[in-house]
RNA sequence: GAGUGGGAGAGUCCCGUUCAACGGGACGCCGAAGGGGCAACACCUCCCGGAAACUCUCAGGCACUUGGACCACUC
Numbered sequence: 001g002a003g004u005g006g007g008a009g010a011g012u013c014c015c016g017u018u019c020a021a022c023g024g025g026a027c028g029c030c031g032a033a034g035g036g037g038c039a040a041c042a043c044c045u046c047c048c049g050g051a052a053a054c055u056c057u058c059a060g061g062c063a064c065u066u067g068g069a070c071c072a073c074u075c
Base pairs, nucleotide, nucleotide: 001075002074003073004072005071006070011027012026013025014024015023016022028062029061030060034058035056036055037054041049
C1' cells in the first nucleotide's frame, strides 16, 4: 500500500414541497477524515523547531445508509 471484518460521539424547532426523499432558516451540539494550537526537549540574544486519543471546531458531522481515526487477520 491492497483485500476482508470490526469501528464512537452529538438535534430540536420553523418554512416550502411532499407518500417519502429533498431544500431553506433559527438556536444548539459532537470529534475519530483533513486542518490549526502546545509541554518536555532542542536551539538560543530573539525569532524559528517541537507529540497525542489533550485542545480549537476552519472543514466535517448530529434518524438509517454512507463516511470514519483506529484495531485484527491475510497478501
Glycine riboswitch aptamer from a marine sediment metagenome, 75 nucleotides, folded computationally. The RNAcentral record of the sequence draws on MGnify. The prediction has a mean pLDDT of 76. Rfam family: Glycine riboswitch aptamer. Its family is annotated with glycine biosynthetic process in the Gene Ontology.